[in-house]
Molecule: small-subunit ribosomal RNA
Organism: uncultured prokaryote
RNA sequence: AGAGUUUGAUCCUGGCUCAGAGCGAACGCUGGCGGCGUGGCUUAGACAUGCAAGUCGAGCGGAAAGGCCCCUUCGGGGGUACUCGAGCGGCGAACGGGAGAGUAAUGCCUGGGCAACCUACUCCGGAGUCGGGGAUAGCCACUGGAAACGGUGGGUAAUACCCGAUUGUCCCCGCGGAUUCGAUGAUCUGCGGAGUAAAGGUGCUUCCGCUCCGGAACGGGCCCAGGUCCCAUUAGCUUGUUGGUGAGGUAACGGCUCACCAAGGCAUCGAUGGGUAGCGGGCCUGAGAGGGUGAUCCGCCUCACUGGGACUGAGACACUGCCCAGACUCCUACGGGAGGCUGCAGUCGCGAAUCAUUGGCAAUGCACGAAAGUGUGACCAUGCCACGCCGCGUGGGCGAUGAAGGGCCUUCGGGUUGUAAAGCCCUGUCAGGGGUGAGGAAGUGUGCGGUUGAACCGCAUUUGACGUUAACCCCAGAGGAAGUCACGGCUAACUCCGUGCCAGCAGCCGCGGUAAGACGGAGGUGGCAAACGUUGCUCGGAAUCACUGGGCUUAAAGGGCGUGUAGGCGGUCUUCCAAGUCGGGUGUGAAAUCCCUCGGCUCAACCGAGGAAUUGCAUCCGAUACUGGUCGACUAGAGUGCGGCAGGGGUGAGUGGAACUCCAGGUGUAGCGGUGAAAUGCGUAGAUAUCUGGAGGAACGCCAAUGGCGAAAGCAACUCACUGGGUCGCAACUGACGCUGAGGCGCGAAAGCUAGGGGAGCGAACGGGAUUAGAUACCCCGGUAGUCCUAGCCCUAAACGAUGAGCACUUGGCUGUGGUUCUAUCCACAGAAUCACAGCCGGAGCGAAAGUGAUAAGUGCUCCGCCUGGGGAGUACGGUCGCAAGGCUGAAACUCAAAGGAAUUGACGGGGGCUCACACAACCGGUGGAGGAUGUUGCUUAAUUCGAAGCAACGCGAAGAACCUUACCUGGCCUUGACAUGCACGUGGUACUGAACUGAAAGGGGAUGGACCCUAGCUUUGCUAGGGAGCGUGCACAGGUGUUGCAUGGCUGUCGUCAGCUCGUGUCGUGAGAUGUUGGGUUAAGUCCCGUAACGAGCGAAACCCUUGCCCUUAGUUGCCAGCGGGUUAUGCCGGGGACUCUAGGGGGACUGCCGGCGUCAAGCCGGAGGAAGGUGGGGACGACGUCAAGUCAUCAUGGCCCUUAUGGCCAGGGCUGCAAACGUCCUACAAUGGGCCGUACAAAGGGAAGCGAGACCGAGAGGUGUAGCAAAUCCCAGAAAGCGGUCCCUAGUUCGGAUUGUGGGCUGCAAUUCGCCCACAUGAAGCCGGAAUCGGUAGUAAUCGCGGAUCAGCAUGCCGCGGUGAAUACGUUCCUGAGCCUUGUACACACCGCCC
Repeated sequence: AGAGUUUGAUCCUGGCUCAGAGCGAACGCUGGCGGCGUGGCUUAGACAUGCAAGUCGAGCGGAAAGGCCCCUUCGGGGGUACUCGAGCGGCGAACGGGAGAGUAAUGCCUGGGCAACCUACUCCGGAGUCGGGGAUAGCCACUGGAAACGGUGGGUAAUACCCGAUUGUCCCCGCGGAUUCGAUGAUCUGCGGAGUAAAGGUGCUUCCGCUCCGGAACGGGCCCAGGUCCCAUUAGCUUGUUGGUGAGGUAACGGCUCACCAAGGCAUCGAUGGGUAGCGGGCCUGAGAGGGUGAUCCGCCUCACUGGGACUGAGACACUGCCCAGACUCCUACGGGAGGCUGCAGUCGCGAAUCAUUGGCAAUGCACGAAAGUGUGACCAUGCCACGCCGCGUGGGCGAUGAAGGGCCUUCGGGUUGUAAAGCCCUGUCAGGGGUGAGGAAGUGUGCGGUUGAACCGCAUUUGACGUUAACCCCAGAGGAAGUCACGGCUAACUCCGUGCCAGCAGCCGCGGUAAGACGGAGGUGGCAAACGUUGCUCGGAAUCACUGGGCUUAAAGGGCGUGUAGGCGGUCUUCCAAGUCGGGUGUGAAAUCCCUCGGCUCAACCGAGGAAUUGCAUCCGAUACUGGUCGACUAGAGUGCGGCAGGGGUGAGUGGAACUCCAGGUGUAGCGGUGAAAUGCGUAGAUAUCUGGAGGAACGCCAAUGGCGAAAGCAACUCACUGGGUCGCAACUGACGCUGAGGCGCGAAAGCUAGGGGAGCGAACGGGAUUAGAUACCCCGGUAGUCCUAGCCCUAAACGAUGAGCACUUGGCUGUGGUUCUAUCCACAGAAUCACAGCCGGAGCGAAAGUGAUAAGUGCUCCGCCUGGGGAGUACGGUCGCAAGGCUGAAACUCAAAGGAAUUGACGGGGGCUCACACAACCGGUGGAGGAUGUUGCUUAAUUCGAAGCAACGCGAAGAACCUUACCUGGCCUUGACAUGCACGUGGUACUGAACUGAAAGGGGAUGGACCCUAGCUUUGCUAGGGAGCGUGCACAGGUGUUGCAUGGCUGUCGUCAGCUCGUGUCGUGAGAUGUUGGGUUAAGUCCCGUAACGAGCGAAACCCUUGCCCUUAGUUGCCAGCGGGUUAUGCCGGGGACUCUAGGGGGACUGCCGGCGUCAAGCCGGAGGAAGGUGGGGACGACGUCAAGUCAUCAUGGCCCUUAUGGCCAGGGCUGCAAACGUCCUACAAUGGGCCGUACAAAGGGAAGCGAGACCGAGAGGUGUAGCAAAUCCCAGAAAGCGGUCCCUAGUUCGGAUUGUGGGCUGCAAUUCGCCCACAUGAAGCCGGAAUCGGUAGUAAUCGCGGAUCAGCAUGCCGCGGUGAAUACGUUCCUGAGCCUUGUACACACCGCCC
């Protein structure tokens, strides 16, 4: 000192939250020792029991008990006073101790006052203490009562009580004097009169008492000023009330009390009322100012079961006194009594929660006493509780094979726990055992001594609850002593497993839906440590109530506007005062606390001493600049006067024209009106239109403005009357008369209300017609209140410049309105200066930015109003105003983590501009209807394997499902496995061969035969040993088209061949970001040019590549054949040729290069020439940053998860072809531009060896037989078809159409039943051009015609290619769809399939 959280991102506003410190705490987990403190905050609830105030025999009469002495009938009696119960008497009991209920002032704090007072005990000074008297407790006798407690009679003492005397400086009354005070008065003093005293104790002295007076000290009483919480949704309160006179009362002043008189007193500077609360020193926090608090300690106040009252006394209205009343508890013989823990301990209750019914008077202090001493739950100690603060320990050093083993992680190599352990060497605190042992003790008494003697001094003796004290020494031995919280960000500390929006976490943001660093566990790590966390509360951070130190155009916030009261603030000069202010002195500000310096406990906490501080208050002296007060003066503020000026300023009265509607009349005829289109409505009873006349009400066109006036609301024809304000000029007058303004008062659009008028047009409500799914709307036809006037209410508004009023100051430019002056001027104009008002742009500054910017939102001063997160809510309640409607004032509970402002980038818009695309339009042909093919959904099924899902799934993966494929189903089988690698063991009759038999096959089964390689040795046709391959057994593992395309790589689709997407540096902006990339042109294009705070660059576009179109060149077979030759019925068939075509290598060609025009001397566009081709020649390959969590785990690869005699593997059969229905894509058609038949012409590109297969022959055909040729510019597939010529059909379900079915054949294949293709014959279905809707195509394109290929044993109407024939149309960009750029609005940003009510 800040941080998190609103957004896609940004800046700001703003709330919420966190990190800090603290506590009389509580709760959870844990817990070794000590010191010092603290400990019923709740029920001022109720209390059992014990103790907490007594003491004095040196005041008194005495003797209950004990001691001592004597006597005794042994029951007891007498004496003594060592002692002392009870009693009389004295002092104390009013202190000490507890609590905070009450109290907002009768309190407390600070400072003063009493000339208006008291004070026992103590101290100082003075004086005195004489003489009498009568009682009464105790006691005795009798007696009442259960008890508590009494009653009657008798007798008795005093330092108890009473009377008299005496003194006075004391008190009172009367008359004087002096001094003094602000004053009622005070002090001193003179004279006279009146009044009140006493107590004794001891053998004596001393001593202790007693009485009166004066003084001191201590303690109190009363008064004054200032300060002391919240609510105005409490605004008025008060009759002893305020004052006076007199009296009473008190220690004392006083309405304190009473009688009478007066009518006052208090209050927005907050009375009265309500709520809450003891106050202060201090304590906590804070940089401070402040905020919070009032435990423990100290001061004051108040209370003592609740309420009231007095008595005694120096002192009380009395905590453990009295009386009365009440509630409660207890005793009782029912008649009556007793009690008061908010003293110490303790109990119950209450509660989250707070201790021992301890020891001692040894110390300190208090009461009494002459004293010894007695009493003392004050106090001193101890005990309990980690409640707090402080200190100490749980060990220290070395020790790496970083040991083993374990845990955890792992990429399996290792890492980590971890110098941790072990081990070696040490130490000895605390706890434990034993011992030694202070200080707290000073006194007091007694004895002796010093001293004349007392105080005092010395010696001896004696006094300790704590106490087994502290401390020290010895012994032993690392031995007895660590937890808790956290680890997503804030905030320091990370992995694995489990879980699967479940369980749970969470202070805020937020985590968890199968890979969770956020849940739970574990390992590890971080923090603190005898504690650690949590909860509650306070301050801080929060400048988030802002005095220090905030704001109000748009974030919350300027009152709708004026006038003006209180108040606040206020021009120039002078005099005096000294209230504010400033300086100095004095007093006070208790102690403790805090701070500093020393000191004492080993340190610290704690404690002691000294100092400082206590920022305050009071008072005295001084200063006089400023503020204030006072005396006087001034004119610059303000106002008045005089002379001009402008104006929809206001009020009243009158007048006018246009328009409108209505009425009357004329002309005139079928419509008018209204709308997007209509209808309702009006009109033949004569409308609309038009003309004339009349009536009525409201509003005032043009002028008119970016203009004027007014405080605002607001004000508009013209005239008159009355009237407010402004402004300019002059400088005559007044002399600060000013500014603001809480309350108050007035004005205040529209709508609305009351009463009475008025009512043309318009027009809420209402009626009707349309629109619509509906249409309580928008549109149309009507129409009532109202709109207008008079009088009176209402009092609100986006009453806005969302900007309170006033004064002053601060660079500029342009304009308008109204004055004045100057210059120039014949006039109309013009220029300059200045004042006032109204506007635009803009600088500095300000501002979060937008913006504002002399009309400030700048810089200052003065005053007022208002704000403090969003919602709840301008709501409720209360008050007040109103006829009502409603206005003004104006909360809380609860709830959210935001709500907001400005700006940025996108996206979006039934916003705008510019521009594209077969996007529309134009044209051609289709789909949607039929039959069939194929894919999909659905249904079905043992299975109908899986995936693809708008465009961008659906003749898609699949460029070939009868078996196989195949992943699915049923059934039969195998288990280290169909396949890979490693290890161990075994293995010559082993590997291999695998026969019978079984079986649908797989599999089972095992007969027969029967090896190989390397090394070594040997009795070498061969044998033995070791090894390898192979095989077997076993272990690791294989295997999975199982899951997750939302864990992934790769590949692909799509926007889109669209023209975009970015970067570096610079610049601008607080920033997100902008600029560049926008603008003017141009292009197919971010293509190019120009401009330009930008300058460059990259990925895309283009180009480079392939193909096609023209030419040249090279080459000339298998291709070609013009000319020459040969040959044939005929054919490049042959010789030959390279001319041509063609083939395939290389090159040329096109670049807006040329001309004209347009264009900014540009880029480029238009036209033309030339050219095979012209402005990218046609086609292809090529796809930027990115989007869709798009598609694919079933091409492949791959993380995690899952299966392991099965979710792996093998086999047979079935299924993927199932069929009520729906959709997509196609094929063939519906016919005559056609169909059938006959004849006849012209391609390109491909394929071919388990292949293509000629010719020939057979068959009606599919095809068959059979072989020549060809690894192919050579041979074959191979006939191209539409076309052309001819002919038939004659508009019909046909000579169209071919589905379906039957029969017979062909081919492939192990096998065509489920389930192939083809041929022939027969059969001949639907269908006659297709609803809503919808698709493709801009030229060699559509349409139409055939040909080939991949896959493939066989099986295309699909797919990929090839050529033949070969159109129509495009005015154009309004609309539909999509896209690009600029701009605009936005409350959208998973972004309009949004958001939201």